[in-house]
The RNA shown here (SAM riboswitch aptamer (S box leader)) has 94 nucleotides and comes from Cyclobacteriaceae bacterium SS2.
RNA sequence: GAUUUAUAGAGAAGUGCUGAGAGACAGGCUCUGAGAAGCACUAGCAACCUCCCCCCAACGAUUGGGAAAGGUGCUAAUUCCUGAUAGAUAAAUU
Numbered sequence: 001g002a003u004u005u006a007u008a009g010a011g012a013a014g015u016g017c018u019g020a021g022a023g024a025c026a027g028g029c030u031c032u033g034a035g036a037a038g039c040a041c042u043a044g045c046a047a048c049c050u051c052c053c054c055c056c057a058a059c060g061a062u063u064g065g066g067a068a069a070g071g072u073g074c075u076a077a078u079u080c081c082u083g084a085u086a087g088a089u090a091a092a093u094u
Stems, first nucleotide, its partner, number of pairs: 001094007013042005021031003025083004043075003048071002050067004079086001
């Protein structure tokens, strides 16, 4: 990179550097020098992977409940809204 499956109306931000854009794309609408995006640090949210309990003769799996050390993700607005053969994230396969 490709394919498959699942998810998204809930939740969670400060500081420093920097300095004009950002919300994927088109249209709309919005955020932004009372500091965008990016980078770094710290904090947090969530629970996909993970772990524990339950279940089971056993192994494994499903359902249900829980945890948050580790791998990701996320921390304006319903994926911001609408659109499309769309995008994002996770897991698996290749």

NCBI's taxonomy places the organism under Bacteria, Pseudomonadati, Bacteroidota, Cytophagales, Cyclobacteriaceae.